This is a predicted structure of a 102-nucleotide RNA (Purine riboswitch aptamer) from a Eubacteriaceae bacterium. The coordinates come from a structure-prediction model, not an experiment, and the mean pLDDT is 76. It matches the Rfam family "Purine riboswitch aptamer". Rfam links the family to the GO term purine nucleobase biosynthetic process. From the family's description: Riboswitches are metabolite binding domains within certain messenger RNAs that serve as precision sensors for their corresponding targets. Allosteric rearrangement of mRNA structure is mediated by ligand binding, and this results in modulation of gene expression. A class of riboswitches that selectively recognises guanine and becomes saturated at concentrations as low as 5 nM. In Bacillus subtilis, this mRNA motif is located on at least five separate transcriptional units that together encode 17 genes that are mostly involved in purine transport and purine nucleotide biosynthesis. It has also been shown that some members of this family are specific for adenine instead.

[in-house]
RNA sequence: UAAACCUAAAAGCAGCUAUCUUAUAUAAAGUCAGGGAUAAGGCCUGGAAGUCUCUACCGAAGAACCGUAAAUUCUUCGACUAUAAGUUAGGGUAUUUCACAA
Numbered sequence: 001u002a003a004a005c006c007u008a009a010a011a012g013c014a015g016c017u018a019u020c021u022u023a024u025a026u027a028a029a030g031u032c033a034g035g036g037a038u039a040a041g042g043c044c045u046g047g048a049a050g051u052c053u054c055u056a057c058c059g060a061a062g063a064a065c066c067g068u069a070a071a072u073u074c075u076u077c078g079a080c081u082a083u084a085a086g087u088u089a090g091g092g093u094a095u096u097u098c099a100c101a102a
Stems, first nucleotide, its partner, number of pairs: 007099001009097003016090003020086006026056001031047005041066002050057001058078007
């Protein structure tokens, strides 16, 4: 100097896992069909559609309206999912440092 092997410790890009935050998507919106309730009621099921998008398409509260009919309306608050970015933590390959031995 080169190669191979062994032990212990520390640090440790990225990928990965998890938390949280933000952005985009979607308006947790709207639509169609069938059935159902009736002021102590106003619901259930299914379809299509919406997203460079998988999934979801609901809950609660308040207000209005409908004089018994077939139809609901408005407001507020609350998610999940997909992708991207960031944050924190975990774990740790490459690699680096130190020690020991041959």